Model confidence (mean pLDDT): 88 of 100. Predicted 3D model of a 350-nucleotide part of an RNA (small-subunit ribosomal RNA, central domain) from an Acidobacteriota bacterium. Rfam family: Bacterial small subunit ribosomal RNA.
Context: one part of a larger RNA
RNA sequence: UUGGGCGUAAAGGGCGUGUAGGCGGCUUGAUAAGUCGAAGGUGAAAUCCCAUGGCUCAACCAUGGAACUGCCUUCGAAACUGUCUCGCUAGAGUCCGGGAGAGGGUAGUGGAAUUCCCAGUGUAGCGGUGAAAUGCGUAGAUAUUGGGAGGAACACCAGUGGCGAAGGCGACUACCUGGACCGGUACUGACGCUGAGGCGCGAAAGCGUGGGUAGCAAACAGGAUUAGAUACCCUGGUAGUCCACGCUGUAAACGAUGGGCACUCGGUGCUGCGGGUAUCGACUCCUGCAGUGCCUUAGCUAACGCGUUAAGUGCCCCGCCUGGGGAGUACGGUCGCAAGGCUGAAACUC
Numbered sequence: 001u002u003g004g005g006c007g008u009a010a011a012g013g014g015c016g017u018g019u020a021g022g023c024g025g026c027u028u029g030a031u032a033a034g035u036c037g038a039a040g041g042u043g044a045a046a047u048c049c050c051a052u053g054g055c056u057c058a059a060c061c062a063u064g065g066a067a068c069u070g071c072c073u074u075c076g077a078a079a080c081u082g083u084c085u086c087g088c089u090a091g092a093g094u095c096c097g098g099g100a101g102a103g104g105g106u107a108g109u110g111g112a113a114u115u116c117c118c119a120g121u122g123u124a125g126c127g128g129u130g131a132a133a134u135g136c137g138u139a140g141a142u143a144u145u146g147g148g149a150g151g152a153a154c155a156c157c158a159g160u161g162g163c164g165a166a167g168g169c170g171a172c173u174a175c176c177u178g179g180a181c182c183g184g185u186a187c188u189g190a191c192g193c194u195g196a197g198g199c200g201c202g203a204a205a206g207c208g209u210g211g212g213u214a215g216c217a218a219a220c221a222g223g224a225u226u227a228g229a230u231a232c233c234c235u236g237g238u239a240g241u242c243c244a245c246g247c248u249g250u251a252a253a254c255g256a257u258g259g260g261c262a263c264u265c266g267g268u269g270c271u272g273c274g275g276g277u278a279u280c281g282a283c284u285c286c287u288g289c290a291g292u293g294c295c296u297u298a299g300c301u302a303a304c305g306c307g308u309u310a311a312g313u314g315c316c317c318c319g320c321c322u323g324g325g326g327a328g329u330a331c332g333g334u335c336g337c338a339a340g341g342c343u344g345a346a347a348c349u350c
């Protein structure tokens, strides 16, 4: 390579958008590029294969045949693919009417709590631990009451609840804004799926400039513990955590499960929107669509398990794997302010 694979053994890209490319619904006619059939030409010789023959045999050689799976031309077929064309509505989208939601952005507002400041009451302790000590406190702490300042986060509601492509999103109000879902079936008429590159988004930590800093807290200091204790525990505490703008581009970025479409027993919750029965009405009962959980049939699986939210049965497209270590290292390239990221070997060794 042909293959075989990718939940946990090596392997799904962190996520989206989309270029090229690949693949693509029903139908009319045309065409004949692909496809199929026939004929002709060509496919040097040698080699390979078969038969016969020549050297005493064989190797070797000779003659004949077959073959050379290919290419070209002509004629023909028209189902399928392609191309052009007449149409269609089941895919996709638009429109109208609804309700749901921590989806995103900006501005403003609120209460609880911690800390600090001021004042009152009040007096000897407080704090902390396994026990202590460092620490704080007669310059009046802790406790308690009133007032004030400031920053950060939003208890209860809260739920295998909701929303988002992923990262992620949770007080309240207003404004701006994205998507999905349900119902109607008016419109377009295949406009679709995937997506190498590209572009965008992307937790935390980290970086740059400027601000901010209540609490927490790497580093650091001290107290303990201990044989030691560069830790675990305690008292402090700076970056940072917060905001604006810019960068970084990683993660157990996980469902460790790429996206799309179709098909394949059931049972039972929850969320959103409908339809029907019943009713004064609600509840109840039956039922449709979308989502989110659990249990299970067939089937699959090495097992565990998965099981209409598939890891079942198929098709299309992309990414990735190919023994362990060396190594996600070196070198080169490229991106980055840096830290480093992306791409990514070999010797050697088992």
Stems, first nucleotide, its partner, number of pairs: 003322004007304002012318001014201004021194003025088002029084003033081002035077008049065006091191001092188003095184004103177007110154001115149007125136002162169002206247006215241002220236004258317006266295011299306002323350003332343004